[in-house]
This is a predicted structure of a 478-nucleotide part of an RNA (small-subunit ribosomal RNA, 3' major domain) from Methanolapillus ohkumae. Taxonomically the source falls in Methanolapillus (Archaea, Methanomicrobia, Methanosarcinales, Methanosarcinaceae). The coordinates come from a structure-prediction model, not an experiment, and the mean pLDDT is 80. It matches the Rfam family "Bacterial small subunit ribosomal RNA". RNAcentral holds the full RNA, with entries from ENA and SILVA.

Context: one part of a larger RNA
RNA sequence: UGGCGGGGGAGCACCACAACGGGUGGAGCCUGCGGUUUAAUUGGACUCAACGCCGGAAAACUCACCAGGAGAGACAGCAAUAUGUAGGUCAAGCUGAAGACUUUACCUGAAUCGCUGAGAGGAGGUGCAUGGUCGUCGCCAGUUCGUACUGUGAAGCAUCCUGUUAAGUCAGGCAACGAGCGAGACCCGUGCCUACAGUUACCAGCGGCAUCUUCGGAUGGCCGGGGACUCUGUAGGGACCGCCGGUGCUAAACCGGAGGAAGGUGCGGGCUACGGUAGAUCAGUAUGCCCCGAAUCUCUUGGGCUACACGCGGGCUACAAUGGACGGGACAAUGGGCCACUACCCCGAAAGGGGAUGUUAAUCUCAUAAACCCGUUCUUAGUUCGGAUCGAGGGUUGAAACCCACCCUCGUGAAGCUGGAAUCCGUAGUAAUCGCGUUUCAACAUAGCGCGGUGAAUACGUCCCUGCUCCUUGCACA
Numbered sequence: 001u002g003g004c005g006g007g008g009g010a011g012c013a014c015c016a017c018a019a020c021g022g023g024u025g026g027a028g029c030c031u032g033c034g035g036u037u038u039a040a041u042u043g044g045a046c047u048c049a050a051c052g053c054c055g056g057a058a059a060a061c062u063c064a065c066c067a068g069g070a071g072a073g074a075c076a077g078c079a080a081u082a083u084g085u086a087g088g089u090c091a092a093g094c095u096g097a098a099g100a101c102u103u104u105a106c107c108u109g110a111a112u113c114g115c116u117g118a119g120a121g122g123a124g125g126u127g128c129a130u131g132g133u134c135g136u137c138g139c140c141a142g143u144u145c146g147u148a149c150u151g152u153g154a155a156g157c158a159u160c161c162u163g164u165u166a167a168g169u170c171a172g173g174c175a176a177c178g179a180g181c182g183a184g185a186c187c188c189g190u191g192c193c194u195a196c197a198g199u200u201a202c203c204a205g206c207g208g209c210a211u212c213u214u215c216g217g218a219u220g221g222c223c224g225g226g227g228a229c230u231c232u233g234u235a236g237g238g239a240c241c242g243c244c245g246g247u248g249c250u251a252a253a254c255c256g257g258a259g260g261a262a263g264g265u266g267c268g269g270g271c272u273a274c275g276g277u278a279g280a281u282c283a284g285u286a287u288g289c290c291c292c293g294a295a296u297c298u299c300u301u302g303g304g305c306u307a308c309a310c311g312c313g314g315g316c317u318a319c320a321a322u323g324g325a326c327g328g329g330a331c332a333a334u335g336g337g338c339c340a341c342u343a344c345c346c347c348g349a350a351a352g353g354g355g356a357u358g359u360u361a362a363u364c365u366c367a368u369a370a371a372c373c374c375g376u377u378c379u380u381a382g383u384u385c386g387g388a389u390c391g392a393g394g395g396u397u398g399a400a401a402c403c404c405a406c407c408c409u410c411g412u413g414a415a416g417c418u419g420g421a422a423u424c425c426g427u428a429g430u431a432a433u434c435g436c437g438u439u440u441c442a443a444c445a446u447a448g449c450g451c452g453g454u455g456a457a458u459a460c461g462u463c464c465c466u467g468c469u470c471c472u473u474g475c476a477c478a
C1' cells in the first nucleotide's frame, strides 16, 4: 500500500429489507440441463454472471456424432511405362444406389500417386499462448496526472472534515493549487406549443355523385375542391430551483406553494472510466504452437442430436362463477410483404382448395384485435371447470412427415379443488391482465424482440437480513 474480520462509524440499493400486489416450489404439458441408456444419443456454458443460453424452433441440409458407401496429395525427387501408364464404357454380379469394385470385352493415347518428402483441408487440441467481441463487479462513484509540500524510503497529501447530492454533485474549511478519464452535459425517443410543407394521409365548411330511407334524414373522402382538424416530416420554443414562503451559515442545497402540458435528472433508452474476474468464446471469423494427413480431410445414403426408473432450472395451461358456453355490439399501436402479402367471388362443417385483382406499398394487402359491453344459459359439481392422453377421418408444407412436423373435425376426457421447506419479480401508465406484430422460417412459437388495450395495491422509510461505497481500527495474510 492492499486484502480480510461472526471490529466500529457514515451512507446507499425492490438484482436488500419493511408494507403491498402477483408468482415459482404441488398437477399436466412445452423447453433447456444433469443422470442413465445407446452404434451414436456431437460439443460448449455450472453461484449471482451455466440451464427457452450458443439467436441452438436439428425431418434431409444444418452436423461437428454413429453405421455404411465413395473421393482426394500443388510442387520436388525416385521408380514404372508405346511389349500400353492413367482414364472412359455396353452387359452381368455385388450394392440402399452406383464401371466404386469384380468378370468379360472395347475405346483413347502419356493428361500417369507405386514410393519418399511436401502440401490442401481439419466444427481436431490448447480461451491457462492470443487478437477481436461480450458478460460481470457496475441501476457503482470512482480512477489518475502535473507542480508544490511532508517522509531516509516504500509512500502520503490533494481524494480529508462539516453540510449537501443520484453522483469525488456542489458549497464552506484545510499545505495544497490546478487538470484528465468517469458522473453530468451530450445523442435518440416520448409528453406541450408555434411556424412551414400537404400525397398515398385528413375532410370542418362549399358543390357534386352513389347507397339506404319511416322521405325528416343518415352513410360513404367516391369526385371537384380545401389546409381548418388529425397525421406525417422539418425547424424552433419550453423547465432553469427561474418566482414566492420556510429551513440552512446572507452558502451549497432541501421542504412547501404558485403558474404550467410537464417540477426539481419530467419519463424511457443510447453512451458507460482505471482496472479486476488466467470470467466466456480457437464451434462466427482471425491467429501462435501441437496433432491428423489417405485420415481427425471431402462427398453421400440412412440413423442420431427428439432415447427415459429419475433429479433440477425457465415457461405455458389450469384447478373455475371477478368464471365457462352461445348470440349480438365497440375501440388500437408497432411491424411485414415480389419464387411475397393477397382483396373479391365460388366450393367445403372446418383446416383448406379453385379462380381472380391490387400492391416493390402513408396508395394494395396481411387484418375480424382480445380482454370489454349487452342478452341468454350453466348453479358449486371433478362439473357445460380442466384439457393431458389415445382412437378415427381429413388438410397443408416439402424430393421425403415411420423414427420425427403443423392444422381441422368427431370421439375419448387423465392429473389438478390454490400448492411444504424455501424462493423470485415489481414503486405507476409500473405490477397484474388482454390480445397484436415481427425474428428464425419451405413447414412448425408456450421462445426472443417489440407494440398497443384495460389498469391496481402499498412504502415515500430503514440498515435488521443480503450486498455495495467511503472513513477508521486490529492482523500469525501478500
Base pairs, nucleotide, nucleotide: 001478002477003475004474005473007472008471009470010469011468012467013466016462017461020426021425022424023423024422027317028316029315030314031313032312033311034310035308036307043054044053065303066302067301068300069299070298071297075117076116077115078114080112085111087107088106089105091103092102093101121292122291124290125289126288130286132281133280134279135277136276137275142181143180144179145178146177147176149156150155160173161172162171163170186270187269188268189267190266192237193236194235195234196233197232198231202226203225206224207223208222209220210219211218212217240263243257244256245255246254247253319419323378324377325376326375327374328373329372335366336365337364340359341358344355345354346353347352385416390411391410392409393408394407395406396405432454433453434452435451436450437449438448439447